[in-house]
RNA sequence: GAUUUUGUAGCUCAACGGUAGAGCGGUGGUUUGUUAAACCAAGGGUUGUAGGUUCAAGUCCUGCCAGAAUCG
Repeated sequence: GAUUUUGUAGCUCAACGGUAGAGCGGUGGUUUGUUAAACCAAGGGUUGUAGGUUCAAGUCCUGCCAGAAUCG
């Protein structure tokens, strides 16, 4: 340099073009003599970035950025 691929919550990952969710973690509560465990609840997201298509984009298209693999 070329090709392919990945980028979503603190972490690991979902999400037919039609309200962005789960598990773990953290926080608060219940329980317990205390901790742990268990149970309940609330919170946490410019879906890497800039555009395009569309009534509607995490999803489709293009550029860019970052990571990975292969080739040179």
Molecule: transfer RNA
Organism: Flavobacteriales bacterium